This is a predicted structure of a 354-nucleotide part of an RNA (small-subunit ribosomal RNA, central domain) from a Methanocellales archaeon. It matches the Rfam family "Archaeal small subunit ribosomal RNA". The literature on the family includes a 2001 paper in Science by Yusupov et al., "Crystal structure of the ribosome at 5.5 A resolution". The family has 86 seed sequences and 709 matches in Rfam 15.1. NCBI's taxonomy places the organism under Archaea, Methanobacteriati, Methanobacteriota, Methanomicrobia, Methanocellales.
[in-house]
Context: one part of a larger RNA
RNA sequence: UUGGGUCUAAAGGGUCUGUAGCCGGUCUAACAAGUUCUUUGGAAAAUCUGGUCGCUUAACGAUCAGGCUGCUAGGGGAUACUGUUAGACUUGGGACCGGGAGAGGCUAGAGGUACUUUAGGGGUAGGGGUGAAAUCCUGUGAUCCUUAAAGGACCACCAGUGGCGAAGGCGUCUAGCUAGAACGGAUCCGACGGUGAGGGACGAAAGCUGGGGGCACGAACCGGAUUAGAUACCCGGGUAGUCCCAGCCGUAAACGAUGCGAGCUAGGUGUCAGUUUUACUGCGAGUAAAAUUGGUGCCGUAGGGAAGCCGUGAAGCUCGCCACCUGGGAAGUACGGCCGCAAGGCUGAAACGU
Numbered sequence: 001u002u003g004g005g006u007c008u009a010a011a012g013g014g015u016c017u018g019u020a021g022c023c024g025g026u027c028u029a030a031c032a033a034g035u036u037c038u039u040u041g042g043a044a045a046a047u048c049u050g051g052u053c054g055c056u057u058a059a060c061g062a063u064c065a066g067g068c069u070g071c072u073a074g075g076g077g078a079u080a081c082u083g084u085u086a087g088a089c090u091u092g093g094g095a096c097c098g099g100g101a102g103a104g105g106c107u108a109g110a111g112g113u114a115c116u117u118u119a120g121g122g123g124u125a126g127g128g129g130u131g132a133a134a135u136c137c138u139g140u141g142a143u144c145c146u147u148a149a150a151g152g153a154c155c156a157c158c159a160g161u162g163g164c165g166a167a168g169g170c171g172u173c174u175a176g177c178u179a180g181a182a183c184g185g186a187u188c189c190g191a192c193g194g195u196g197a198g199g200g201a202c203g204a205a206a207g208c209u210g211g212g213g214g215c216a217c218g219a220a221c222c223g224g225a226u227u228a229g230a231u232a233c234c235c236g237g238g239u240a241g242u243c244c245c246a247g248c249c250g251u252a253a254a255c256g257a258u259g260c261g262a263g264c265u266a267g268g269u270g271u272c273a274g275u276u277u278u279a280c281u282g283c284g285a286g287u288a289a290a291a292u293u294g295g296u297g298c299c300g301u302a303g304g305g306a307a308g309c310c311g312u313g314a315a316g317c318u319c320g321c322c323a324c325c326u327g328g329g330a331a332g333u334a335c336g337g338c339c340g341c342a343a344g345g346c347u348g349a350a351a352c353g354u
Stems, first nucleotide, its partner, number of pairs: 003326004007308002012322001014202004021195003025089007033082002035078008048066007092192001093189003096185003104178007111155002115151008126137002163170002207248006216242002221237004259321006267299014303310002327354001329352001336347004
């Protein structure tokens, strides 16, 4: 390289959108570019096969004929498939309508308990902390009880392998703005689609810049213990940070360690949302059962797999497109390039020895 692979052995891009490219539903007609048949030429020799000849034979060589695989030009035919053009269709896709579900997003307002602090009143000797202690707080009156105020962060119970979102993620209440999905439809468009190299947008936490804020927690740091030591685990403090606004960073075990889309291939049982039917009914957006569509779990057949396990939400059977892997280390390092304020990120080797 041909290949073979990517849940856990190396390997799915963090996620979406979308350019080029690649791929593309049903029917009809035309063309004949791809495809295919035929014919005429062109295009090396050697090798290969057969005949004849030459070295004493053979190997070898010469000559004639044939064959080989694919290539290429011209002429003539075929039209199933691909393609192009034209027309049509509705199943893919989209639009619209209907009543529902949801911690989806953004903005504003309102609230709740706890905590800390401050002020007033009551009250007196301890409080706190631990395995045990000590550092620490306290007679300038702590801890505790009580009244009020201020402040910042958070949102118990409900809460559920429950819901929503592309992923990151989202949980007090109310309002406004806004996005998507599911179900049902007797409406409309008519292949408008799938994937997606580059590109763009979003992207936890930590970190960075400027400005606010700072209750509590708390890297660093300082004490007290423990210990042989203790740059820790435990205790008392505590800065950055965590919070808000504006901007940057662009990474995570960004995990389902499982790319996206489509079709096909036994079932059983929970649960969430919709629809339909039936029964009951206190008549209510009520209760129960069955069917069905979509999501989310568990078990499991065939099949798959090295096994663990997966199993209609596949890791089964197929198709399309992208990304990635090719022994371990050196190394996600060096160098170069691009990006960043920086931290660093992206791309990404080799020598060497094994």